[in-house]
RNA sequence: GCCGCCUUAGCUCAGCUGGUAGAGCAACUGAUUUGUAAUCAGUAGGUCUUCGGUCCGAAUCCGGAAGGCGGCA
Numbered sequence: 001g002c003c004g005c006c007u008u009a010g011c012u013c014a015g016c017u018g019g020u021a022g023a024g025c026a027a028c029u030g031a032u033u034u035g036u037a038a039u040c041a042g043u044a045g046g047u048c049u050u051c052g053g054u055c056c057g058a059a060u061c062c063g064g065a066a067g068g069c070g071g072c073a
Stems, first nucleotide, its partner, number of pairs: 001072007010025004019056001027043005049065005
């Protein structure tokens, strides 16, 4: 230098064919317990890396940029 893949909650990851985002763990609150842990119930947490385009509508499609991983040279 060229090519491919990835970027979604604090962490690990789902999210199909575009219809407005979820799980597990972690955190917090409550119940239970003499207390802790465990268990049960609930709550909160996301401008989906970023900029633009298409579309009535984009995490999803198209293009650019950034970061990471791999391959070739």
Molecule: transfer RNA
Organism: Patescibacteria group bacterium